RNAcentral holds the full RNA, with entries from ENA and SILVA. This is a predicted structure of a 513-nucleotide part of an RNA (small-subunit ribosomal RNA, 5' domain) from an uncultured bacterium. Rfam family: Bacterial small subunit ribosomal RNA.
[in-house]
Context: one part of a larger RNA
RNA sequence: GGACAAACGCUGGCGGCGUGCCUAACACAUGCAAGUCGAACGGAGAUAAGUUUGUAGCAAUAUGGACUUAUCUUAGUGGCGGACGGGUGAGUAACGCGUGAGCAAUCUGCCUUUCAGAGGGGGAUAACGGCUGGAAACGGCCGCUAAUACCGCAUAAUGUAUCGUGAGGACAUCCUCGUGAUACCAAAGGAGCAAUCCGCUGAAAGAUGAGCUCGCGUCUGAUUAGUUAGUUGGUGAGGUAACGGCCCACCAAGACUGCGAUCAGUAGCCGGACUGAGAGGUUGAACGGCCACAUUGGGACUGAGAUACGGCCCAGACUCCUACGGGAGGCAGCAGUGGGGAAUAUUGGGCAAUGGGGGAAACCCUGACCCAGCAACGCCGCGUGAAGGAAGAAGGCUUUCGGGUUGUAAACUUCUUUGACCAGGGACGAAACAAAUGACGGUACCUGGAAAACAAGCCACGGCUAACUACGUGCCAGCAGCCGCGGUAAUACGUAGGUGGCGAGCGUUGUCC
Numbered sequence: 001g002g003a004c005a006a007a008c009g010c011u012g013g014c015g016g017c018g019u020g021c022c023u024a025a026c027a028c029a030u031g032c033a034a035g036u037c038g039a040a041c042g043g044a045g046a047u048a049a050g051u052u053u054g055u056a057g058c059a060a061u062a063u064g065g066a067c068u069u070a071u072c073u074u075a076g077u078g079g080c081g082g083a084c085g086g087g088u089g090a091g092u093a094a095c096g097c098g099u100g101a102g103c104a105a106u107c108u109g110c111c112u113u114u115c116a117g118a119g120g121g122g123g124a125u126a127a128c129g130g131c132u133g134g135a136a137a138c139g140g141c142c143g144c145u146a147a148u149a150c151c152g153c154a155u156a157a158u159g160u161a162u163c164g165u166g167a168g169g170a171c172a173u174c175c176u177c178g179u180g181a182u183a184c185c186a187a188a189g190g191a192g193c194a195a196u197c198c199g200c201u202g203a204a205a206g207a208u209g210a211g212c213u214c215g216c217g218u219c220u221g222a223u224u225a226g227u228u229a230g231u232u233g234g235u236g237a238g239g240u241a242a243c244g245g246c247c248c249a250c251c252a253a254g255a256c257u258g259c260g261a262u263c264a265g266u267a268g269c270c271g272g273a274c275u276g277a278g279a280g281g282u283u284g285a286a287c288g289g290c291c292a293c294a295u296u297g298g299g300a301c302u303g304a305g306a307u308a309c310g311g312c313c314c315a316g317a318c319u320c321c322u323a324c325g326g327g328a329g330g331c332a333g334c335a336g337u338g339g340g341g342a343a344u345a346u347u348g349g350g351c352a353a354u355g356g357g358g359g360a361a362a363c364c365c366u367g368a369c370c371c372a373g374c375a376a377c378g379c380c381g382c383g384u385g386a387a388g389g390a391a392g393a394a395g396g397c398u399u400u401c402g403g404g405u406u407g408u409a410a411a412c413u414u415c416u417u418u419g420a421c422c423a424g425g426g427a428c429g430a431a432a433c434a435a436a437u438g439a440c441g442g443u444a445c446c447u448g449g450a451a452a453a454c455a456a457g458c459c460a461c462g463g464c465u466a467a468c469u470a471c472g473u474g475c476c477a478g479c480a481g482c483c484g485c486g487g488u489a490a491u492a493c494g495u496a497g498g499u500g501g502c503g504a505g506c507g508u509u510g511u512c513c
Stems, first nucleotide, its partner, number of pairs: 001513004006509005013382006019375002021340001026338003030335003035080003040077002043074014087293003096218008106210002111206007119153001121151002128143006159184011189198003219265003226256003231253006238246001268290004272283004295316005318329004346372001348371003354368001355366004385415004395406004419454001421449005429440001457502005462483003468497005478485002
């Protein structure tokens, strides 16, 4: 000198764009953050219309019951989604990450393309009704019912398995294609007058996503020198989508290490960021990629996919409810609270846009996101007026008392109106094609208006280092980054005038280069 997720002191006009718990991965009141589909299904309820029937009435009509149709709502069964999106960096020195390869050792819902198919049956169960337990959370028994829920049967190949056979290829185990035989395995319907559309099953490919393996790279310490028994390898069996001590039985005695094993400490990694002429050094906030975690530890289930943050089970700590028998909870989601701290914001608006989930759609949900609020926290831009103006006014300070200086500075004259203020108009962002649809927002912007009117401070002035005098103080009070100032004439302390620097900031502290 540059930089900062900064903090502190003094000061503070506006706008744009960013950024904002670095500490306690401390504890959390409250609200919201993941739902959706009635065009999968049976009910229940509401409304309307109609039919029938009872009661009142002479009738019109009123009212109650049953049934049908239509519309709407929805607890439950079922489907898809809750594995994305969002947060945090505790752990991790590791194939975790980066980079480059490999899988002849793998899986992949939704999506795209192609081929083939969907025949015929069955038994349940929630909801519901009845009875009943419990303070509650939540149940129990009996009875009824539906499905795109569940289960047999049929059909069966380009699928799977086994056995043959032909051709080709390779990287050791082998792989690919053709062909033959045997065995095994599917399915679901819904909407519509219909056309048709949306779904369903099997197979082949693609795309996307994921899993695994390997080469190289990846902090400090030897005041850590030996470490290791599923340890290293083999055979067999199991398990997995898949290879593998991944697991198990048996067998062998190996494996790593001075090119630093093991142990200990520290740490998420990278694209990048800061600095530097570069080499390098430092760093990993925000944005993007990967990983890990979700009160602590463990476990599996479901599923195409799970460390399953707002799923389940068990154990621990903590908090809450309780009728004392038993239950409920998890903000490292968005706000917000307490606490810690030098220190970090609103319990805001909207789904209008972009994106995501569900749905045929209308649409619903979305604290992702888009916006607004707070903070000079940062960067950038603008303003606080411009020109003229010497009687060099007054006042201040100083003086050798003549003067000097503040100083064209002010007053005064002429002019301008950015920002702020008032009034009128008023968007783009909205795409689809006809209409409708904007939280931001009556915002930006445009036009008009008034008046210099409403808007300047901070630090320094001995040398380094730009900028000096007076008074007070008297080794005191104090200053100080280093050298050093202060003990009666202090340009170094305090105040004033003046001057210098930067300017809505200025200084100090901390960290890095």